[in-house]
RNA sequence: GAGUUUGAUCAUGGCUCAGAUUGAACGCUGGCGGCAGGCCUAACACAUGCAAGUCGAGCGAGAAAGCACUUCGGUGUGAGUAGAGCGGCGGACGGGGGAGAGUAACGCGUAGGAAUCUGCCCAGUAGUGGGGGACAACCAGGGGAAACCCUGGCUAAUACCGCAUACACUCUACGGGGAAAGAGGGCCUCUUCUUGAAAGCUCUUGCUAUUGGAUGAGCCUGCGUGAGAUUAGCUAGUUGGUGAGGUAAAGGCUCACCAAGGCGACGAUCUCUAGCUGGUCUGAGAGGACGAUCAGCCACACUGGGACUGAGACACGGCCCAGACUCCUACGGGAGGCAGCAGUGGGGAAUAUUGGACAAUGGGCGCAAGCCUGAUCCAGCAAUACCGCGUGUGUGAAGAAGGCCCUAGGGUUGUAAAGCACUUUCAGCAGUGAAGAAAUGCUUAAGGUUAAUAACCUUGAGUCUUGACGUUAACUGCACAAGAAGCACCGGCUAACUCCGUGCCAGCAGCCGCGGUAAUACGGGGGGUGCAAGCGUUAAUCGGAUUUACUGGGCGUAAAGCGCGCGUAGGUGGUUUGGCAAGUUGGAUGUGAAAGCCCCGGGCUCAACCUGGGAAUUGCAUCCAAAACUGCCAAGACUAGAGUGUAGUAGAGGAAGUGGAAUUCCGGGUGUAGCGGUGAAAUGCGUAGAUAUCCGGAGGAACACCAGUGGCGAAGGCGGCUUCCUGGACUAACACUGACGCUGAGGUGCGAAAGCGUGGGGAGCAAACAGGAUUAGAUACCCUGGUAGUCCACGCCGUAAACGAUGUCAACUAGCCGUUGGGAGGAUUGCCUCUUGGUGGCGCAGCUAACGCUAAGUGUUCCACCUGGGGAGUACGCUCGCAAGAGUGAAACUCAAAGGAAUUGACGGGGGCCUGCACAAGCGGAGGAGCAUGUGGUUUAAUUCGAUGAUACGCGAGGAACCUUACCUGGGCUUAAAUGUAGAAUGGCGGGCUUAGAAAUAGGCUUUCUCUUCGGAGCCUAUUGCAAGGUGCUGCAUGGCUGUCAUCAUCUCGUGCCGUGAGGUGUUGGGUUAAGUCCCGCAACGAGCGCAACCCCUAUUCUUAGUUGCCAGCGAUUCGGUCGGGGACUCUAAAGAGACUGCCAGCGCAAGCUGUGAGGAAGGUGGGGACGACGUCAAAUCAUCACGGCCCUUACGUCCUGGGCUACACACGUGCUACAAUGGUAGAGACAGAGGGCAGCCACCUGGCGACAGGGAGCGAAUCCUUAAACUCUAUCUCAGUUCGGAUCGAAGUCUGCAACUCGACUUCGUGAAGCUGGAAUCGCUAGUAAUCGCGCAUCAGCCAUGGCGCGGUGAAUACGUUCCCGGGCCUUGUACACACCGCCCGUCAAGCCAUGGAAGCUGGGAGUGCCUGAAGUCGGUCACCGCAAGGAGCUGCCUAGGGUAAAACUGGUAACUAGGGCUAAGUCGGAACAAGGUAGCC
Repeated sequence: GAGUUUGAUCAUGGCUCAGAUUGAACGCUGGCGGCAGGCCUAACACAUGCAAGUCGAGCGAGAAAGCACUUCGGUGUGAGUAGAGCGGCGGACGGGGGAGAGUAACGCGUAGGAAUCUGCCCAGUAGUGGGGGACAACCAGGGGAAACCCUGGCUAAUACCGCAUACACUCUACGGGGAAAGAGGGCCUCUUCUUGAAAGCUCUUGCUAUUGGAUGAGCCUGCGUGAGAUUAGCUAGUUGGUGAGGUAAAGGCUCACCAAGGCGACGAUCUCUAGCUGGUCUGAGAGGACGAUCAGCCACACUGGGACUGAGACACGGCCCAGACUCCUACGGGAGGCAGCAGUGGGGAAUAUUGGACAAUGGGCGCAAGCCUGAUCCAGCAAUACCGCGUGUGUGAAGAAGGCCCUAGGGUUGUAAAGCACUUUCAGCAGUGAAGAAAUGCUUAAGGUUAAUAACCUUGAGUCUUGACGUUAACUGCACAAGAAGCACCGGCUAACUCCGUGCCAGCAGCCGCGGUAAUACGGGGGGUGCAAGCGUUAAUCGGAUUUACUGGGCGUAAAGCGCGCGUAGGUGGUUUGGCAAGUUGGAUGUGAAAGCCCCGGGCUCAACCUGGGAAUUGCAUCCAAAACUGCCAAGACUAGAGUGUAGUAGAGGAAGUGGAAUUCCGGGUGUAGCGGUGAAAUGCGUAGAUAUCCGGAGGAACACCAGUGGCGAAGGCGGCUUCCUGGACUAACACUGACGCUGAGGUGCGAAAGCGUGGGGAGCAAACAGGAUUAGAUACCCUGGUAGUCCACGCCGUAAACGAUGUCAACUAGCCGUUGGGAGGAUUGCCUCUUGGUGGCGCAGCUAACGCUAAGUGUUCCACCUGGGGAGUACGCUCGCAAGAGUGAAACUCAAAGGAAUUGACGGGGGCCUGCACAAGCGGAGGAGCAUGUGGUUUAAUUCGAUGAUACGCGAGGAACCUUACCUGGGCUUAAAUGUAGAAUGGCGGGCUUAGAAAUAGGCUUUCUCUUCGGAGCCUAUUGCAAGGUGCUGCAUGGCUGUCAUCAUCUCGUGCCGUGAGGUGUUGGGUUAAGUCCCGCAACGAGCGCAACCCCUAUUCUUAGUUGCCAGCGAUUCGGUCGGGGACUCUAAAGAGACUGCCAGCGCAAGCUGUGAGGAAGGUGGGGACGACGUCAAAUCAUCACGGCCCUUACGUCCUGGGCUACACACGUGCUACAAUGGUAGAGACAGAGGGCAGCCACCUGGCGACAGGGAGCGAAUCCUUAAACUCUAUCUCAGUUCGGAUCGAAGUCUGCAACUCGACUUCGUGAAGCUGGAAUCGCUAGUAAUCGCGCAUCAGCCAUGGCGCGGUGAAUACGUUCCCGGGCCUUGUACACACCGCCCGUCAAGCCAUGGAAGCUGGGAGUGCCUGAAGUCGGUCACCGCAAGGAGCUGCCUAGGGUAAAACUGGUAACUAGGGCUAAGUCGGAACAAGGUAGCC
């Protein structure tokens, strides 16, 4: 920096990612080199080999093989060699290697200190004289399986012991004590005459004593160096003193005595963890994590203890003892210690060769040569890390083939390949070939030393050699593009996209999350991206994380202020003077190892790597200086903080007394049937007299009005009245003290209600409890009762949403307006101004995530507290409590959120305003009957499919007998239509006849093509390919069309302004309207889709036109606008006019409203229609059509027959006809509009009772078809299941049609069912409307039409009003909802899984204490034994490792059973919370 809580936003907050790193491991892959590192686990056990020896110039002794000679006995040589022993030095390592168990410590780091030692080394001084006795080896004997041991004897020394001397050294200071060792060369002299011996001289090297140095080591101190307080007290050698012992050395280090101290909240003790550091990793830094390799220190060496030797050890490859383990054994006894280098087993995710060499660098010994050296230098193994190189380079478009995708055109892989040209690093082969080598030795020259030309030292010259690595590095040549690329990823974060498969499956996943048939997220392919001999994953650390905040956070509401005081330690603190110099500041010196990091150079071809110099090492210590600030000192000073005194004031502050009203109860009176209670009731009380009312009495509790964001108190809290008692505050003016102050961990006191204990009290109220209701239930809400309790005294408890969710103290920072206590001034019946203490409201700046806040602003003091949600304020432990419980206070596990503020919606059994046939007021229905029709259900071979709350159900369907038809039964076909190619006359196709059949179809007979512009075309057949076809699936892949909210009045935008932002404003407000319609106002100003208007019909009229329409006037007439005529009228159909609150009155700012106002045909939208904003319902439709994907292809296609869609115990919707007299029947008479018509409408005539039939005129229609019915008049019926009603059934017919059986309509005659106005609940309608009456049309051969769509005729009633039901709009409010209340969400129970607590018991671990026992060993004691002696052995005392035992504590594991917790698509019961959540919620 990003992702992730939300519809969106800001902030809080956690989780996650991108980076760097590693002693890594795993998966896939793997060419070379350089350089570095390589058991992090079992400090588990170890076979085998090697890792420490060396010195003959300290000493004695001393082989063998072999070779040569031989007299065969041996001799010489090997050889004074090997090996062993005594002795020295080294096995303690400045500079070997290992490992980190233990250790929280003077262990380490850093800076200091004094009371010490120091082999080898350096420098100085002095000495090195003279004696003695042994022990190994060796020899002899013996024991033992072995390891090894014993006895006797011989012997040397630089082994051992005395004597002498010793300045210095040491002591008790007169005096005493205490050393030594020689060896190797050379020379000279003597003798002997070259072999020895002695003396002397000299060189080198040793030895002894001692001084000093260097180096190393030991000891002490300041400071620093983990976690836990759910570890708070620890300590008897403990703390100190005196004396002694001991040590190299100070010291309780040890002992005796004395004193009673010492440590600890600045964290003792205990528990857990851990080697420390330079440094390493990370980080901007501060920090955080780590302590492999390299380097310094420490500690350890199978475990525990112990000392010996030595300069140095309490000793990795030494010793003794104990223990565990392993091995050998003759069972008696012995041996061993890889945490050295290799290596083995084991453990583990995991870590190498039983390699070479001392050539180099070092170490030990030695005079040296040299020997030893698993230190070291090299090599081997593994991509373990880092660094470098390569796997080719150039050209090459036919953009090859193949792959993949595709909109079928193409795109991409891709200049990639092939091809052509070139190069050869690395690897391969062959050759050449550095550096790492300096020395030592030998010869020689010079110098030093010396008596010396020996020897030795230094320098030079010459000379002889010395390489593990090594087939080295490097260079040259040869040959061939030849031998050399993978891994991860591609939804976002995060660079990189498509196809197929799969279908909440398989799987992926770091977080968010993908997958339920079109997956860029799974698997594969293609393509792409990233890195590259590696790439990913896992683990781990830091970072990001300012997410423990020193740098650098917070605490009103997100996690977080203790309920409130007092006060200890601590922290902090007013003004001024002087001093000191602890803090502070500056300078200097020392130190801060090297390596590392950084800078500048250098060397490997570069780099990694190596190397030189510098810087840095922020620290500590010492010294010097300064004196501002902090601190300290001064019997310094001051008064503004704080306090005391004087005079007053207000107050529900505390405490103790006392009063009246009311409730209840008791007694008495009056009085009678109810009272009481509720939404409604009931339980309850009452005729044994209630309630009501009056009088009297008893008792307890609480104090109406006053009363007030009024008062007092630290908080909890305090309210009648009175006061003796008592705390605090405030005001005024002065006086006094002189910083006495503030805060406050622990501590201590107070602390509502409830609760507990003891004793009282008990009127009312009232948990529990009982009853009555409510309810599905009602362990509740409501009602009637009612006990603890509430009250008092004393004692506990110690908690609350103990809240201002705001710790305390003081200071500062605009104002305005209330209220309360005091004071002052001026006015003065009421007021104003100033000042001070308290308590509120608004509000600038500032702050805040926002809300908001005079602090939650600004700067300061001290304290408390927070660090994701849940688990959990739980468990365990401890403290307190009589108990209830309180305080302190985790973890496992689990989730990716939880939470805050604000925004927009939606919702509310929240509020306000408005509206609609929404209710109300009316009229008529439906729900009951019969029938029609649709649906569900059932049935069926099939009863095709779709539509299903409103918004399906006389719907798709505006016409199912066949067809339709999609369904079923049965029988057939493999292709109709379209396209392409090919084809042909004994065929084929088509027509006719005929056979079988239900038909399709199959067979037979016969006949022979159409058009033509004469070119041909069509029809047809066969075959092939692509394909065709599908009412098969998906309306949740879609287009289009449609329904609904809704003809509701809304839905938005631009710019501006406000807000961190989502958003707001505009669009809200006041009016008004049918309307976001208009007006006014306004940080808004405008605009768009909607509303309205523009369009059509209708109502009035004018103009034009006058046939098929019309006929006033004129004429004719067969009396029919029929004819001549006419345009006047009606009408037709074109174009106009008209209506706009325009005018008047009232009201109003205006918009506008009101009016039996005027005018007008029409008046306030005149009436009706078309017209449907942004969007909602994954609404309906893949079966109108279109279309993506999927599926079928001798079938899910297609043809045909018959059947079905018309079934029928039932249920629902929509209708028709009725139940009758406002009617039925019969007769007579009148008035429409809008449509349709040639395979048609059909006048008229004839026949038939009739449906209709036979004739037949007119009309493609303002001409013909073409007559409305209700109504009116007359007659009849007389309230009945009827002259109502017409279902059902019987008979006979008509018509359509190939065909009316399933299954048509109509006619006539006969039959004459239910039904007498319809339960709960429910529908439509506000005027030419409802109601009622008929007419027409589409579809159509006909028709199941009572349906649908239209047309006209007759023609009402009612609306007080908006309380309620339903729908909608605006504002506001609450919200834990946003899939938006059909929401969200809680708890028990049931199931599965997981971790945890308790628990009888079982079983471990480490440590402590007491007692018993007690090895080795030091020290102490000691008569007998040994030794010449020093001394030793033996015995013994103290201490003690280990072992045993006892009781208790601590801490693990496990466990029958048990408790709660967490998690888990669709379990059960309820409905607690979120809205007034339906009883406000919460503590």

Predicted 3D model of a 1483-nucleotide RNA (small-subunit ribosomal RNA) from an uncultured prokaryote.
Rfam family: Bacterial small subunit ribosomal RNA.
The sequence is in RNAcentral, with records from ENA.
Its mean pLDDT, the model's own confidence on a scale to 100, is 81.